[in-house]
RNA sequence: GGCUCCGUAGCACAGCUGGAUAGUGCAGCACUCUCCUAAAGUGAUGAUCGUGGGUUCGAAUCCCGCCGGGGUCA
Numbered sequence: 001g002g003c004u005c006c007g008u009a010g011c012a013c014a015g016c017u018g019g020a021u022a023g024u025g026c027a028g029c030a031c032u033c034u035c036c037u038a039a040a041g042u043g044a045u046g047a048u049c050g051u052g053g054g055u056u057c058g059a060a061u062c063c064c065g066c067c068g069g070g071g072u073c074a
Stems, first nucleotide, its partner, number of pairs: 001073007010026004019057001029043004050066005
């Protein structure tokens, strides 16, 4: 350098035949329970979906550039 896959909450992921509230688990926070802790339970919070453009009435989802990471071939 070519090809290919990936980049969504602090972490691990789902959602990618475009459709209007972006979800799950863990962690953290508050509460219940307990003499206390752990465990268990309940609740709320947290991401404008790597970035910049484009298409569209509408984009995490399609197209292009760039950035970062994995694999593979020189």
Notes
Predicted 3D model of a 74-nucleotide RNA (transfer RNA) from Phascolarctobacterium sp. The organism belongs to Phascolarctobacterium, within Bacteria. Its Rfam family is "tRNA". The family's RNA type in Rfam is transfer RNA. It was read from a public genome assembly.